[in-house]
Context: one part of a larger RNA
Molecule: small-subunit ribosomal RNA, central domain
Organism: uncultured marine bacterium
RNA sequence: CUGGGCGUAAAGGGUCCGUAGGCGUUUUGCCAAGUUGAUCGUUAAAGCCACCGGCUCAACCGGUGAUCUGCGAUCAAAACUGGCAGAAUAGAAUAUGUGAGGGGAAUGUGGAAUUCCUGGCGUAGCGGUGACAUGCGUAGAUAUCAGGAGGAACACCAAUGGCGAAGGCAGCAUUCUGGCACAAUAUUGACGCUGAGGGACGAAAGCGUGGGGAGCGAACAGGAUUAGAUACCCUGGGUAGUCCACGCCGUAAACGAUGAGUACUUGGUGGUGGAGGAUUCGACCCCUUCACUAUCGGAGCUAACGCGUUAAGUACUCCGCCUGGGGACUACGACCGCAAGGUUGAAACUC
Numbered sequence: 001c002u003g004g005g006c007g008u009a010a011a012g013g014g015u016c017c018g019u020a021g022g023c024g025u026u027u028u029g030c031c032a033a034g035u036u037g038a039u040c041g042u043u044a045a046a047g048c049c050a051c052c053g054g055c056u057c058a059a060c061c062g063g064u065g066a067u068c069u070g071c072g073a074u075c076a077a078a079a080c081u082g083g084c085a086g087a088a089u090a091g092a093a094u095a096u097g098u099g100a101g102g103g104g105a106a107u108g109u110g111g112a113a114u115u116c117c118u119g120g121c122g123u124a125g126c127g128g129u130g131a132c133a134u135g136c137g138u139a140g141a142u143a144u145c146a147g148g149a150g151g152a153a154c155a156c157c158a159a160u161g162g163c164g165a166a167g168g169c170a171g172c173a174u175u176c177u178g179g180c181a182c183a184a185u186a187u188u189g190a191c192g193c194u195g196a197g198g199g200a201c202g203a204a205a206g207c208g209u210g211g212g213g214a215g216c217g218a219a220c221a222g223g224a225u226u227a228g229a230u231a232c233c234c235u236g237g238g239u240a241g242u243c244c245a246c247g248c249c250g251u252a253a254a255c256g257a258u259g260a261g262u263a264c265u266u267g268g269u270g271g272u273g274g275a276g277g278a279u280u281c282g283a284c285c286c287c288u289u290c291a292c293u294a295u296c297g298g299a300g301c302u303a304a305c306g307c308g309u310u311a312a313g314u315a316c317u318c319c320g321c322c323u324g325g326g327g328a329c330u331a332c333g334a335c336c337g338c339a340a341g342g343u344u345g346a347a348a349c350u351c
Base pairs, nucleotide, nucleotide: 003323004322005321006320007305008304012319014201015200016199017198021194022193023192025088026087027086028085029084030083031082033081034080035077036076037075038074039073040072041071042070049065050064051063052062053061054060091191092188093187094186095185096183097182098181099180103177104176105175106174107173108172109171110154115149116148117147118146119145120144125136126135162169163168206248207247208246209245210244211243215242216241220237221235222234223233259318260317261316262315263314264313267296268295269294270293271292272291273290274289275288276287277286300307301306324351325350326349333344334343335342336341
């Protein structure tokens, strides 16, 4: 390379948008680039192969044929791919009307709790642990009541539930804003799918500048434990950080360890959001249907586990990736970054 693969054995890019490219619905006509057929030319000789022949045989040599699967030209065909022109509506999109939602951004605001401060009440302990101790407390703590300050997070509702491309998103109100579902018509008329490069977003930690700092809390300090204890446990010890604004970083077991899209293939039972029917005073229940989300399970698949209309089944299109373990999420180089580092990514050697 070919082949075979990628849930758990090596292997799905963290996610989306999108450039080139690849692939692409039905129908009519034309073209004839791909495609198919025919003819002609060329495809050196030698060699290989088949047959015949010459050296007494063979090697060797000669002759004839086959082959040279290709390329070019001409003629023809028009199903398929492609091109051009026209038409269509089943894909896609738009309009109209409803609807659900922690989707996003900003501003404002609420109560509970922790801590601190002030005052009242009150007296000897509190706190903590397996048990202690450090710590706090007669300068009046803990407990309790009232008032105040400040920061962060939003109990119950709450769910196996909802939304978002992923990361993720939760008190309440307002403003701005993205996506989605359903119903019935209308409009556009393939406008589609995927997507190398590229761009945007991207938890936590970390970095820069400025704020903020209640609680928690790497580092650090103290007390225990222990042979030791640079730990696990404790401290009303505690810095960075956690929070806000702006700018970086660009990684995670970024997981469904399962790329995106389309179509097809028995079912049962739930949940969420619509629509219709039936019923009712109205709702619930019930029936049908669409979208999403769970669970059990059939065929089939799978090494097994398991998956099973949300496929890991059956197929097609496009992208990414794998090719024994270690060396190696490394070195060197390049690019990115303030740095930390990230991305790309070997070899020697060794089993």